[in-house]
This is a predicted structure of a 682-nucleotide part of an RNA (large-subunit ribosomal RNA, domain II) from Candidatus Hodgkinia cicadicola.
The full RNA is in RNAcentral, with records from ENA and SILVA.
Its mean pLDDT, the model's own confidence on a scale to 100, is 81.
Context: one part of a larger RNA
Formats: sequence, structure tokens, C1' cells
RNA sequence: GUCAACGAGUUGUUGUUGUAAGCGAAGCCAUAGCUGAUAUAAAGCGAAGUGAAAACAAGUCUACAAAGGACAACAACAAGUUUACAACAUCAAACCCGAAACCGAGUGAUCUAACCAUGGACAGAUUGAAGGUUGAUAAACAUCAUCCGAAGGAUCGAACCCAUACGUGUUGCAAAACGUUGGGAUGAUCUGUGGUUAGGGGUGAAAGACCAAUCAAACUCGGAGAUAGCUGGUUCUCUGCGAAAUCUAUUUAGGUAGAGUAUCCAACAUACACAUGUUGUGGUAAAGCACUGGAUAGGUUGAGGGCACACAUUGGGCCCGAAACUUAACCAAACUCUGAAUACGAUAUGAUAUUAUUGAAUAAACACACCAUGGGCAUAACGUCCAUGGUGGAGAGGGUAACAACCCAGACCUUGACAUAAGGUCCUUAAAUCUGAUCUAAGUGUAACAAAGGUCAAACCUUCCAUCGAUGAUUAGGAUGUAGGCUUAGAAGCGGCCAUCAUCUAAGGAAAGCGUAACAGCUCACUAAUUUAGAAGUAUUUGACCGAAAAUGUAACGGGACUAAGUUCAGUACCGAAGCCAAGGGCGUUGCCAACCGAGCAACGCAGUAGCAGAGCAUUCCGUAAGCCAAGGAAGACAACCCGUGAGGGUUGUUGGAGGUAUCGGAAGCGAGAAUGUUGAC
Repeated sequence: GUCAACGAGUUGUUGUUGUAAGCGAAGCCAUAGCUGAUAUAAAGCGAAGUGAAAACAAGUCUACAAAGGACAACAACAAGUUUACAACAUCAAACCCGAAACCGAGUGAUCUAACCAUGGACAGAUUGAAGGUUGAUAAACAUCAUCCGAAGGAUCGAACCCAUACGUGUUGCAAAACGUUGGGAUGAUCUGUGGUUAGGGGUGAAAGACCAAUCAAACUCGGAGAUAGCUGGUUCUCUGCGAAAUCUAUUUAGGUAGAGUAUCCAACAUACACAUGUUGUGGUAAAGCACUGGAUAGGUUGAGGGCACACAUUGGGCCCGAAACUUAACCAAACUCUGAAUACGAUAUGAUAUUAUUGAAUAAACACACCAUGGGCAUAACGUCCAUGGUGGAGAGGGUAACAACCCAGACCUUGACAUAAGGUCCUUAAAUCUGAUCUAAGUGUAACAAAGGUCAAACCUUCCAUCGAUGAUUAGGAUGUAGGCUUAGAAGCGGCCAUCAUCUAAGGAAAGCGUAACAGCUCACUAAUUUAGAAGUAUUUGACCGAAAAUGUAACGGGACUAAGUUCAGUACCGAAGCCAAGGGCGUUGCCAACCGAGCAACGCAGUAGCAGAGCAUUCCGUAAGCCAAGGAAGACAACCCGUGAGGGUUGUUGGAGGUAUCGGAAGCGAGAAUGUUGAC
């Protein structure tokens, strides 16, 4: 991992509600004994309440009260009780599995820690303390040399003990080893045997270490099915309806309770919601500047100040400039002279859904998400917090290449070459290489996107340009005084400074740009001739280019590809969904017919998580059953066919070899794919 088997709302107590049944017009009801099948007496519930209570009682309590108030009675309404079943709650382990822990009584020092008693072990080599001998020396003590000597938590290094570094090993040789390397090795050394200390206790040269592979409190059994607002799991079918992720409160925030939202039963009977009309409330959006404030420019005016003058003093001039007034154009959640649409309220009429409302029972849920719109925060976010609506959640189908929340559209089943939505129609790929026009040349574009700035095209517009010839092209001229003066080595239109006249002319600057050392040389302005019809320009609209950068590989049309199969305008046809329609069938609800248990017709409905409600299938056992089936073959196994929406059922054949059981009822150890489920097999 697979297969098989096992594996989770049970049982009792006490209540509440519903349904059914018995009795009941103040009752109903159980049984220990006796009796014996029916009745009676204790107990229980009900028939009266009020008060803490004594107590009183259709009233009572409070109180000084005859006042007031509270509860009850009276009025409306008004019967209980017992049993069975179902649902839910209560107390119990209470749907199942799951802690870490807590407490009690015991068992452990054959591992290990420390200690006690009694034994054992330490190759070899090195160093040479104290002390001493002999000699030298000395007045003496001392000192020096020689040899003897043998100390040490001394040195090197085996056994022995340990475990520094690296490697191997990591389903190992091994639940801590192996290899190399390393530390101690006469000592606070190592070690055999026996013994002592026990769990909030021991022991500890102290690491929370060790106390039998277990230690921040050992192990075994018990309390015990501890508790778990937490995680996981919770087994057959079909049918009807169908949520919430909000408010309030919470030692509350991933829990729970009440409300809101779901279901089911009953009552009520249009009261709700919707459409249309009528009629109200209001200060939002917008707008505005009349108030409150903000804020820009101009004008009038000039509080106050500055500058430089003048003067014995008064002073005159220029400049800045507050408040106020005025003109123009603005801004505001806490501004309003104004002011919608929606929304909300009232009312009339209409049409309609088992709508609304009330009562009772059962829930789930109280982690929400995105989109559009209006807002707050911090105008970042698939951000956060509100409001209104939608979708997802709990919603499949078609479109968007793919894509919960976008667009279209709400799936009972089968069939359809019916007509459609969004979206599409060259190929992929169903349907137009459709019709008539525009623009684009950038593969722009073909289903996300960009700025300042610069450039091109089209349309439109303008012009004191144009057949008296524009713009462009071609041909020709573009001169003379003069190389203007000055400067300068040079300066001749063109280094710099000053001036910038005149002549000849159709026209030609004392020169707009290249060029030379300086000249030269080539153009330009300007002019004529030839040619011939538009030319030039700004603004606006539309389209295009540059601006334009990301990490594996085109990679920002889904791809092929396309000059339309791009873009804009107009039009026709077609494709396209589980929507609509058509045909057939099923189920539910309501109504009608029919009439007493079953059929038909019509209308409406049938997506669905949590959840509520309803109807069924199957398993084991019991009654029915001293029945029925069965060796002329039971159960079980395998297969085919048939029936049922389904859980399932039936028939036949083969196998099997002895039991099975209709029908209608009853009772449960009653249905497995999940629980790191349990056991077994492979």
C1' cells in the first nucleotide's frame, strides 16, 4: 500500500412540546400485602390564590392607612390526567478516538552517583629533592667537588582507564560502534566481590547530571471511560424548502446566549411586498458666494514704513504698503441666497404568490470574499473600516486562450439540422475570405497600458501668394567706386573695431554660409528667361512614428498567419448555452372532475452547502409459524436477463450440500472509503 473483518447519537432518570389512544362535565392514576380480575384506601398531578413566614383566603401582601401599588380572582378565554411513540433538553462517561498532567499504593542502586567493608592491578626507560660519605677550603659557620641516596597529585611510554580531532558507519557489526589521532598512566589512580542511601526522595569535584536504552520529578497497577470552548472521524436511498459569516452582551474575540436570517406545525385571512395615481417630510449630489471663513489679480484710498534731498522750522519728491470699498475669476465635511434624482412616510385603486403577522417546536450560523457605486483612514495594495446593490460562498452551462467573485444565463430526465443571449463568423474552430464607404504602412493593429517633448499624413479652415504666371525646377546674372576706413606680418564682403554710402542696373548686402596664410574658389539674398496650376500657413479633429529598459526561450494578437483577417461608419445573413421553444416522460403543490380509492385534466413549480421536514430500501432477532418452501436440492457463491427514480427486488442456469421463511407487525450490538483508525492476510 491493497484486500477482508471490526469500527462512532446508546441506555436509564426527570422534564417540555407534538401526535395517537383510554377515562374525564372535578377528576385521572400506580401497587407492597391480602384478595382474585374488579373495586377500595395511603402516595402523585389537577380542581385557589397571596405572603419570607405565622397565616388569611376570592382575595392576599406591603403599610399608620379604609390611600396607592404587586400578584391572583372576576370579564374574554378557560380540563385535566395516564400510557405509547417521536423530537429536544436535564443528570449520568452520554456520538467515537486522542493529551500533557494530578493523586494513591507498591517495585527498583545487577545500569549509574556517592559512601562503607574486604581483596586485586600498574612492562620498561628518564630526572635525581632531602639526608649522608670522602676530599678541598675555612678561626668558625658556611662554601666547592666526588660518590652514596632515593623523593615527586615529577617526565617519556605499554597493560589499564578515558574520549581531543577527523573520517567511516547512519534500514549500522553496534538503539553510540570501527579506523587513525589523542589525554592520564604511584595516584583526588584503576578495579573484583559484598553492602547502604528511593521518587518532591536519593546521590551529585554542580552538567538539572545520574537513579536498569525512561528524569525540570523513575517505573508498575489503581482513581479512570480524568478533563479537552481543541484537531480528526461519524456508515443506505429518494423527495420538498433552504441559510449565515450581521447586531447586542460576554475574563469575550477561532467559544456561548438573545435578536436577525432557514425549516416545520397551527391560527388569522390580504393586513405584507409590488405597480399606477395623489400628497407629504428633508437640506445630500449639483450649484452658488447672500452669511462664515479661505484665496488670486487690477483699481480707488493711503494707517504705517523705507530711500535720497532741503531746512532755523513748517517741508516737497520717489517707493513699499495694512484695513476698508470696488471690478474680474475662484475654494469649503464641521459655508448656504438656492437645490434635485433616489430613498422614506401617508392615502386611493389594481393585480397576485400557502405573501405578511401571531403562537409553538427544531436548527445551523455569529473567520466571509470579490465586483460596481457613495464615503472614512494614508487617493500604495488581491490594503483596511462602513453604506447600497450584485455575484461567489451554496451555482453547473455559454463567453473572456486558460481564469470562485466580470459579461450572458439559473441545470427534473430523454430527444431535436427550432429560433436566440453574451460573444463571434480566413485556418486551428461552429458560422461572411459578406455588401457599401473612411483612414492606416507603423505588422500600428488583430480583447490590458503610458508622459513631457519632437515628427509625418488625412480631413477641415485661413491667406494683402497665384494665368498681370504663384511655389518648385532648369538656364543666365549676382557688378562698379573698392582690397571702404582703422587695426595687422597679412585682414581683399566673410580675425577684430567703426561706418554701412554712392554708381551702373532687370537685379546684386561695404555681404547670410563654406573656403584661403592672405588672395583665389563655391553658394545665398536679389533679378531675368523658360516651363505650368496650385502654393504657403496656423488652429481643430482623426490616424501613425520616435520618446519606450529585465532577468532559462519567441513570450504583452492563445497559435498559424493577416495589408485586411487592422481601424471607423452603415447594413444584411449566419453560428452560438443545460436559458427559451417543440415532442415524450417523471416527481411535488394547488384546483377541477370523479367518487371512497384509484384514474384523468389544467395551472404553477422541481440548482443547492450548513440545516429543517417528509417518504422509503436493506440487515439480525421475535410473533404470525406444530404454518409454508426444501435431497425432484435450503442458505451461501458465480453469471445472464427482467422490474424499480433509487436504496434494492425477482427469475433462470451453474456451483453448493441442509436448512430457509411469505405476509402483516414488533425489537435493535442495523448499513463504512476516509478517523497518522484496530486486527489479520499478502